[in-house]
This is a predicted complex of two RNAs, RNase P RNA and transfer RNA, with 454 nucleotides together. The coordinates come from a structure-prediction model, not an experiment, and the mean pLDDT is 77. It holds a member of the Rfam family "Bacterial RNase P class A". By type it is a ribozyme.

RNA sequence: CCAGAGGGCCGGGCGGCCGCGGCUCGCGAAAGCGGGGCGAGGAAAGUCCGGGCUCCACGGAACAACGGUGCCGGGUAACGCCCGGCGGUCCCGGCCUCGGCCGGGAUCAGGGACAGUGCCACAGAAAGCAGACCGCCCGCCUUCGGACGGGUAAGGGAGAAAGGGUGCGGCAAGAGCGCACCGCGGUCCUGGCAACAGGGCCGGCAGGGUAAACCCCACCGGGUGCAAGACCGAAUAGGGGCGGCACAUGGGCUGGUUCCGGCUCGUCGCCCGGGUUGGUUGCUUGAGAGGCGGGGCAACUCGUCUCCUAGAGGAAUGGCCGCACAGUCACCGCGUCAUGCGGCGAUGGACAGAACCCGGCUUACAGGCCCUCUGGCGAA
RNA sequence: UGCCCCGUCGUCUAAUGGUAAGACUACGGACUCUGAAUCCGUCAAUCGUGGUUCGAAUCCACGCGGGGCAUCCA
Numbered sequence: 001c002c003a004g005a006g007g008g009c010c011g012g013g014c015g016g017c018c019g020c021g022g023c024u025c026g027c028g029a030a031a032g033c034g035g036g037g038c039g040a041g042g043a044a045a046g047u048c049c050g051g052g053c054u055c056c057a058c059g060g061a062a063c064a065a066c067g068g069u070g071c072c073g074g075g076u077a078a079c080g081c082c083c084g085g086c087g088g089u090c091c092c093g094g095c096c097u098c099g100g101c102c103g104g105g106a107u108c109a110g111g112g113a114c115a116g117u118g119c120c121a122c123a124g125a126a127a128g129c130a131g132a133c134c135g136c137c138c139g140c141c142u143u144c145g146g147a148c149g150g151g152u153a154a155g156g157g158a159g160a161a162a163g164g165g166u167g168c169g170g171c172a173a174g175a176g177c178g179c180a181c182c183g184c185g186g187u188c189c190u191g192g193c194a195a196c197a198g199g200g201c202c203g204g205c206a207g208g209g210u211a212a213a214c215c216c217c218a219c220c221g222g223g224u225g226c227a228a229g230a231c232c233g234a235a236u237a238g239g240g241g242c243g244g245c246a247c248a249u250g251g252g253c254u255g256g257u258u259c260c261g262g263c264u265c266g267u268c269g270c271c272c273g274g275g276u277u278g279g280u281u282g283c284u285u286g287a288g289a290g291g292c293g294g295g296g297c298a299a300c301u302c303g304u305c306u307c308c309u310a311g312a313g314g315a316a317u318g319g320c321c322g323c324a325c326a327g328u329c330a331c332c333g334c335g336u337c338a339u340g341c342g343g344c345g346a347u348g349g350a351c352a353g354a355a356c357c358c359g360g361c362u363u364a365c366a367g368g369c370c371c372u373c374u375g376g377c378g379a380a
Numbered sequence: 381u382g383c384c385c386c387g388u389c390g391u392c393u394a395a396u397g398g399u400a401a402g403a404c405u406a407c408g409g410a411c412u413c414u415g416a417a418u419c420c421g422u423c424a425a426u427c428g429u430g431g432u433u434c435g436a437a438u439c440c441a442c443g444c445g446g447g448g449c450a451u452c453c454a
Base pairs, nucleotide, nucleotide: 001376002375003374004373005372006371007370008369009368010367013323014322015321016320017319018318020039021038023036024035025034026033027032041351045362046361048360049359050358051357052356053225055223056222066221067220068219069218070217071085072084073083074082075081086110087108088107089106090105091104092103093102094101095100111216112215116214117213118210119209120208133156134155135152136151137150138149139148141146164182165181166180167179168178169177183205184203185202186201187200188199189198190197191196229281230280231279232278239272240271241270242269243268244267245266250265251264252263253262254261255260274453275452288307289306290305291304292303293302294301295300325349327347328346329345331343332342333341334340381450382449383448384447385446386445387444390404391403392402393401398434406422407421408420409419410418427443428442429441430440431439
């Protein structure tokens, strides 16, 4: 210098003209006109999680059911998110006593498969209480081709998977049958908050895989979504049905001087039927942003100062021109081992747009900058 | 704006996690003088990308596409 991978940040600039939506000030009787100020994003998206807020239901708590999450510790209002660590798998490099060790990077839906149940097609002799097809070995028979009985899981074959691995011994042939190392299980000690790691002793090896199959264990979860909810106005038949609660020794109307008599009933939810397609609020100052200082490996947090940054409601934030600036392409010239450098011309800037508000995740995205790692080439 | 549901040949439906099946359509052939009907055959699909698993239409995640419901008053 070039290429690739991972991570972080930005994601068009300046000027002129014309326009759009709110707010505010002035003029005006009003329509409107003029001035000022504000006006999309890192994803505003998908609606996949977690909250605020709202209404509904409900004595509290626990159990059950259903749904979700799942190594450990921390962060947070909370999370399935983030940070740090542990462990597994893969790749690269180095060392090496060839068993392994160390360093770096990527990745993991990473509890439990001795609680129980289910499934493992095809192939294959055998697929979950293991198993003898070929081969090997022994016995016996033989027409010398082989047949029969038994042993053997080391070899072959089949499979995604065949009941520890390598080596030596051993054996008729074999086999943890015996031994060494590695792996595995149990137990104890040490270190660590923990996941876990290291070491000692015991055991010859039992217990295949699958829980993004049922399930078990631990933890979490009431439902609802601003078209939630509250108020005002207009219009309509303020009608009917079903259900819940309440009740009358009461209330209202009425005949009526009292006594006495007659008629009638409240509220909530759902449905049918009817009307309207208006306004206000919720509404944007908030787990807010930035600077500095402190704590922490980090995520994050504490203190202090400064700032206010869309709030519309079928939906505004746009268009044209000019100038530079990336980038791409073509041509010309120069240069290197290679990547390249200069000039001129053309082209040219993505994904996409708030709709109650936040914290995340995921997905889309032309191009540029920075950091780390890997590879190639060159120079010292 | 919010919530919910569904994607399999051209169309309509099937398929315990184990070779994607059937009917209609289309095309070719047979039969017929010709056409229809009938018979035989062929083509044709799991919305996409990843993951779990030995193995995925099926299970899981994300995306894409389509459909449905929900205004207010009394």